[in-house]
């Protein structure tokens, strides 16, 4: 250069066309207890950017950027 895979909450990952976009672990508040933890009950908190298709995109195309890995020989 090409060629594959990724990019969703603060962090690790699900969702692969219509769900109020979910888990876990931390944040925060409560309960609870002498504190604390631990459990339990709530609270915030994200689809990397631009474009297309669609009646609807996080999901499909195109592009750009980001990170990760093959490749560099023959043919």
């Nucleotide at each position: 250069g090409c060629c594959c895979c990724g990019g969703u909450a603060g962090c690790a990952c699900a969702g692969a066309g219509g769900a109020u976009a979910g888990u876990g672990c931390g944040g925060c508040g409560g309960c609870c207890u002498c504190c604390g933890g631990a459990g339990c009950c709530g609270c915030a908190a994200a689809c990397a950017g631009g474009g297309g298709u669609u009646c609807g995109a996080u999901u499909c195309c195109c592009u750009u950027c980001c990170g990760g890995g093959g490749u560099a020989c023959c043919a």
Molecule: transfer RNA
Organism: Planctomycetota bacterium